[in-house]
RNA sequence: GGGCCAUUAGCUCAGUUGGUUAGAGCUACCGGCUCAUAACCGGUUGGUCCGGGGUUCAAGUCCCUGAUGGCCCA
Numbered sequence: 001g002g003g004c005c006a007u008u009a010g011c012u013c014a015g016u017u018g019g020u021u022a023g024a025g026c027u028a029c030c031g032g033c034u035c036a037u038a039a040c041c042g043g044u045u046g047g048u049c050c051g052g053g054g055u056u057c058a059a060g061u062c063c064c065u066g067a068u069g070g071c072c073c074a
Stems, first nucleotide, its partner, number of pairs: 001073007010026004019057001028044005050066005
């Protein structure tokens, strides 16, 4: 220098051909159980989906550009 992939909750990740409430597990918090702790059971909180712009009636999803991380080629 060229090519590709990833970025969504505190963490690890889903999210179908763009279509109407943005989810799961773990963590945290509250409660139950226990003499008590852990485990287990129930519940709650938590997000403008990496930044900016564009297309569209409608964007996490498509297009452009930038950022960070990773892989391959030279």